[in-house]
Context: one part of a larger RNA
RNA sequence: CACCGCCCGUCACGUCACGAAAGUCUGUUGUACCCGAAGUCGCCGAGCUAACCGUGAGGGGGCAGGCGCCGAAGGUACGGCUGAUGAUUGGGACGAAGUCGUAACAAGGUAGCCGUAUCGGAAGGUGCGGCUGGAUCACCUCCUU
Numbered sequence: 001c002a003c004c005g006c007c008c009g010u011c012a013c014g015u016c017a018c019g020a021a022a023g024u025c026u027g028u029u030g031u032a033c034c035c036g037a038a039g040u041c042g043c044c045g046a047g048c049u050a051a052c053c054g055u056g057a058g059g060g061g062g063c064a065g066g067c068g069c070c071g072a073a074g075g076u077a078c079g080g081c082u083g084a085u086g087a088u089u090g091g092g093a094c095g096a097a098g099u100c101g102u103a104a105c106a107a108g109g110u111a112g113c114c115g116u117a118u119c120g121g122a123a124g125g126u127g128c129g130g131c132u133g134g135a136u137c138a139c140c141u142c143c144u145u
Stems, first nucleotide, its partner, number of pairs: 003108001005105001008101002011098001013095004018090003023085003027081008039070001041068004047063003052059002111132009
């Protein structure tokens, strides 16, 4: 429910989520270096010392102390990952009655579409190549009456 039809995009308004972004903040983690608590271990141990040995001197053992290795936290530099935020910005979805045009659907009034290049407020225009999912006309091969 039919051309007083159908229908495309920009713009304006509103809502929603997503992305980009100079940066800022947070968490976590890697590498290198600095510093280095406690403590074990190793070395020294002239000082101290009751247990064992020794008549004694002393030995042995232990301790204070010193040095060293490892070493948590911390610091510096350079990174990795994650999250939050961020002026601005990009398109998307949706929204009964907004704006501008009229691109497509009839040969839709320049046939349409595809690829590409370029131009334009927007739908789009133009060039080149391709397709018929183009009307009409002519011809060919057929079908039905």

Small-subunit ribosomal RNA, 3' minor domain from a Burkholderiales bacterium, 145 nucleotides, folded computationally.
The prediction has a mean pLDDT of 81.
The organism belongs to Burkholderiales, within Bacteria.